Notes: RNAcentral holds the full RNA, with entries from SILVA. Large-subunit ribosomal RNA, domain IV from Anolis carolinensis, 323 nucleotides, folded computationally. Rfam family: Bacterial large subunit ribosomal RNA.

Context: one part of a larger RNA
RNA sequence: CUACAGUUAAGGAACUCUGCAAAUUAACCUUGUAACUUCGGGAGAAAAGGUGCCUAGAAAUAGGCCACAGUAAAGAAUAAGGGGGGACUGUUUAACAAAAACAUAGCUUUAUGCAAAAUCGAAAGAUAACGUAUAUGAGGUGACACCUGCCCAGUGCCAGAAGGUCAAUGAAGGGUGUUAGAGAAAUCAAAGCACUUAACUUAAGCCCUGGUGAACGGCGGCCGUAACUAUAACGGUCCUAAGGUAGCGAAAUUCCUUGUCAGGUAAAUUCUGUCCCGCUUGAAUGGUGUAACCAUCUCUUAACUGUCUCGACUGUAGGCUCG
Numbered sequence: 001c002u003a004c005a006g007u008u009a010a011g012g013a014a015c016u017c018u019g020c021a022a023a024u025u026a027a028c029c030u031u032g033u034a035a036c037u038u039c040g041g042g043a044g045a046a047a048a049g050g051u052g053c054c055u056a057g058a059a060a061u062a063g064g065c066c067a068c069a070g071u072a073a074a075g076a077a078u079a080a081g082g083g084g085g086g087a088c089u090g091u092u093u094a095a096c097a098a099a100a101a102c103a104u105a106g107c108u109u110u111a112u113g114c115a116a117a118a119u120c121g122a123a124a125g126a127u128a129a130c131g132u133a134u135a136u137g138a139g140g141u142g143a144c145a146c147c148u149g150c151c152c153a154g155u156g157c158c159a160g161a162a163g164g165u166c167a168a169u170g171a172a173g174g175g176u177g178u179u180a181g182a183g184a185a186a187u188c189a190a191a192g193c194a195c196u197u198a199a200c201u202u203a204a205g206c207c208c209u210g211g212u213g214a215a216c217g218g219c220g221g222c223c224g225u226a227a228c229u230a231u232a233a234c235g236g237u238c239c240u241a242a243g244g245u246a247g248c249g250a251a252a253u254u255c256c257u258u259g260u261c262a263g264g265u266a267a268a269u270u271c272u273g274u275c276c277c278g279c280u281u282g283a284a285u286g287g288u289g290u291a292a293c294c295a296u297c298u299c300u301u302a303a304c305u306g307u308c309u310c311g312a313c314u315g316u317a318g319g320c321u322c323g
Stems, first nucleotide, its partner, number of pairs: 001318008010309002014307001019304001027051005036041001038143001052065005066070001078302007085294002090102002106141007118127003144289004149219003154216002156212005163207003170200001173197006181188002220238005247281001248278001259275001261273003
């Protein structure tokens, strides 16, 4: 010096990204226990007290004795309060991530009437299912409570069938080549064969007509106006498929920003409450609340401590120096 243990005056988080690490707490018995709540919980809440041995006694109990210390050799919850997220138990990156990610019950949309849809398989056949819509598959959301606004113009999906367009196929007719034949010749040219063209015929689809948002998605500008000022319930105008409703809001979303005000501190870019000019919130891409739960994130308090002021000492093992 390094590692692992142990002790430490006074202070007690001043350390630090962060109380990381350590310390405190701890068993059993008795008393006692708040807000909130889905009435089950919260809760071992919190907080307070007790614990040995001897004698007598059935016991309750009474008296006595020793120690610094009686659950005491060890082993064995720190506690409280605010906020964010996810309801919960569960799952996950085997070996840097356990979470707010995934799942979940519940809600909802959609497909499917059974030789089911869907999936695997050239097929036979199999799963679904020895099930039958209170079933099975697929998508979304994610307990519970209160709710879930407007837009069908675009894209998708569903339905429709009058018209337009439109494939192969079939095909009237035409063209070209060939040559029996005709002609004095130039040339014309039947049938057949071959090549080619094509009126017409014709399904789905698309165009078209409707519907559909818990389908993909979207949800505006500018100008003026009230008897202080400011603001604009109000008016005008342009554009749109429709112009963001209820809620929430400097937020896991706020650039400006350490926004303003209030609280907490001697002092706080964090935290909590409020306001609302929301750069770029917003309703199952769910919105807002919420008891319980969490090796979750964040703020505060009590207790506690070598985290620190600021070091020191001890033990064990190793290093280093000398031998």